Record summary: Predicted 3D model of a 74-nucleotide RNA (transfer RNA) from a Negativicutes bacterium. Rfam family: tRNA. The family's RNA type in Rfam is transfer RNA. Gene Ontology term of the family: triplet codon-amino acid adaptor activity. The RNAcentral record of the sequence draws on ENA.
RNA sequence: ACACCUUUAGCUCAAUAGGAUAGAGCAUUCGCCUUCUAAGCGAACGGUUGCGAGUUCGAGCCUCGCAGGGUGUA
Numbered sequence: 001a002c003a004c005c006u007u008u009a010g011c012u013c014a015a016u017a018g019g020a021u022a023g024a025g026c027a028u029u030c031g032c033c034u035u036c037u038a039a040g041c042g043a044a045c046g047g048u049u050g051c052g053a054g055u056u057c058g059a060g061c062c063u064c065g066c067a068g069g070g071u072g073u074a
Stems, first nucleotide, its partner, number of pairs: 001073007010026004019057001028044005050066005
């Protein structure tokens, strides 16, 4: 320099062929249980889906540009 993959909650990841309010586990906080702690159970909190544009009635998903990370080739 070029090609490919990847970026969604504090962390690890889902989201079917573009469809209606973006979810789960862990973590955190609160409650239940327990003599206490841990474990277990329940709830809450937490996201402009990397940034900017485009297509569409509708975009996490498709297209373009930029940025971060990874792999390969030279």